The part of an RNA shown here (small-subunit ribosomal RNA, 3' major domain) has 484 nucleotides and comes from Ulva fasciata.

Context: one part of a larger RNA
RNA sequence: UGACGGAAGGGCACCCCCAGGCGUGGAGCCUGCGGCUUAAUUUGACUCAACACGGGAAAACUUACCAGGUCCAGACAUAGGAAGGAUUGACAGAUUGAGAGCUCUUUCUUGAUUCUAUGGGUGGUGGUGCAUGGCCGUUCUUAGUUGGUGGGUUGCCUUGUCAGGUUGAUUCCGGUAACGAACGAGACCUCAGCCUGCUAAAUAGUGACGUCUGCUUCGGCAGUCGCGCGCUUCUUAGAGGGACUGUUGGCGUCUAGCCAAUGGAAGUAUGAGGCAAUAACAGGUCCGUGAUGCCCUUAGAUGUUCUGGGCCGCACGCGCGCUACACUGAUACGUUCAACGAGCUCCUUGACCGAGAGGUCCGGGUAAUCUUUGAAACCGUAUCGUGAUGGGGAUAGAACAUUGCAAUUAUUGUUCUUCAACGAGGAAUGCCUAGUAAGCGCGAGUCAUCAUCUCGCGUUGAUUACGCCCCUGCCCUUUGUACA
Numbered sequence: 001u002g003a004c005g006g007a008a009g010g011g012c013a014c015c016c017c018c019a020g021g022c023g024u025g026g027a028g029c030c031u032g033c034g035g036c037u038u039a040a041u042u043u044g045a046c047u048c049a050a051c052a053c054g055g056g057a058a059a060a061c062u063u064a065c066c067a068g069g070u071c072c073a074g075a076c077a078u079a080g081g082a083a084g085g086a087u088u089g090a091c092a093g094a095u096u097g098a099g100a101g102c103u104c105u106u107u108c109u110u111g112a113u114u115c116u117a118u119g120g121g122u123g124g125u126g127g128u129g130c131a132u133g134g135c136c137g138u139u140c141u142u143a144g145u146u147g148g149u150g151g152g153u154u155g156c157c158u159u160g161u162c163a164g165g166u167u168g169a170u171u172c173c174g175g176u177a178a179c180g181a182a183c184g185a186g187a188c189c190u191c192a193g194c195c196u197g198c199u200a201a202a203u204a205g206u207g208a209c210g211u212c213u214g215c216u217u218c219g220g221c222a223g224u225c226g227c228g229c230g231c232u233u234c235u236u237a238g239a240g241g242g243a244c245u246g247u248u249g250g251c252g253u254c255u256a257g258c259c260a261a262u263g264g265a266a267g268u269a270u271g272a273g274g275c276a277a278u279a280a281c282a283g284g285u286c287c288g289u290g291a292u293g294c295c296c297u298u299a300g301a302u303g304u305u306c307u308g309g310g311c312c313g314c315a316c317g318c319g320c321g322c323u324a325c326a327c328u329g330a331u332a333c334g335u336u337c338a339a340c341g342a343g344c345u346c347c348u349u350g351a352c353c354g355a356g357a358g359g360u361c362c363g364g365g366u367a368a369u370c371u372u373u374g375a376a377a378c379c380g381u382a383u384c385g386u387g388a389u390g391g392g393g394a395u396a397g398a399a400c401a402u403u404g405c406a407a408u409u410a411u412u413g414u415u416c417u418u419c420a421a422c423g424a425g426g427a428a429u430g431c432c433u434a435g436u437a438a439g440c441g442c443g444a445g446u447c448a449u450c451a452u453c454u455c456g457c458g459u460u461g462a463u464u465a466c467g468c469c470c471c472u473g474c475c476c477u478u479u480g481u482a483c484a
Base pairs, nucleotide, nucleotide: 001484002483003481004480005479007478008477009476010475011474012473013472017467020432021431022430023429024428027323028322029321031319032318033317034316035314036313043054044053065309066308067307068306069305071303076119077118078117079116080115086113089108090107092105093104094103123297124296126295127294128293132291134285135284136283137281138280139279144183145182146181148179149178150159151158152157162174164173165172188274189273190272191271192270194241195240198238199237200236201235204232205231206230207229209226210225212223213222214221215220244267246262247261248260249259250258251257325425329384330383331382332381333380334379342371343370346365347364348363350361351360352359353358391422396417397416398415399414400413401412438460439459440458441457442456443455444454445453
């Protein structure tokens, strides 16, 4: 100087607590991990910082694993063999999972591309992440880190970097043997909120006017068409503006700032993200890479491809989740509202067929134009009436479709039947402070097909704090200990 302390004092955090909300842990199922099993059940990762993670939803491929079968894509050099032929390919039969001339029988074909040996390459989802790069994660979402000159010290080192107040902040004020600086924080960037001010719009709307239709209490109302007219409030998106805690009042060294009210679209850093220092870890990745050292292997291949299987296997244990246990509900009918996306081997309106899944035929869309977003919860009416019930929908059986070369170990969907556990879940434990939690659906990623996953999006929308350092941790100061 660190590290540690069941040492003290400050400060901070819903990966701490308090007050609460929703849960998880119990059930069924989905999925990941272990174990067991297996020809193989490929493998990495194991406290936070492994376990719906590897963008990991694997029918083939993927694919690394298992049982088998081909091929060389063995550059180049040297030597040999070799035009009197180095070698290549092949019907049929045998053989084989195989219409692989793989091998054998049989002969034809080819013509210096090859063949044999050695050296040397090449390939490898082979090993080593404890040889590495790069990237990521974490320490660590906190406020921390560094040198120049000067001061202190024999020196290591220290001061600067601080009694105090303040801030989300080493943020500022102030103090001061320090002065003046740098990185980080902040500023910055992106998105969301406001603009009746500017610029505009047949890919967005709206108002006159006119055409046609329907209803009219004859005032009009609702719809349709019009490349004719006007406008930009709504929509879109460019340039800009806007907040600086402004103003007032308290508290405060009347400093930095904090609290309340007020004005305001906005006063938690306005909200949410991005970026993000120094020093580290023998954290993860050689299975992202034609990044890569070394080792291994390299033709009976750990290369590559083909067929089939496996990664899905089930006495069991653990983790993330989905569905529920109903009446604030289920079911049936009706009413009524989004936003972010995406789309040509794609998204699909409409019409017809079909109980449905789906099919057929036209049509639109390379997209503010078409799909198209009339989503779900919600709301209204009716039925049910606390019964393992009309709650729940696991598990089975049969049938029909769809994707695909292929669906058995059932891809998925639909219909009928079957109708399991589950009566709100022990000890434990997770997340969370406002358009948040929670409920609800939608889109995208993956995708031929398949979401109970992930990433976004909107819709409905609480309760309870607005504090503490008791528990769990982190930062600073003081202190103890030679533990390094």
The prediction has a mean pLDDT of 81.
It matches the Rfam family "Eukaryotic small subunit ribosomal RNA".
The organism belongs to Ulva, within Eukaryota.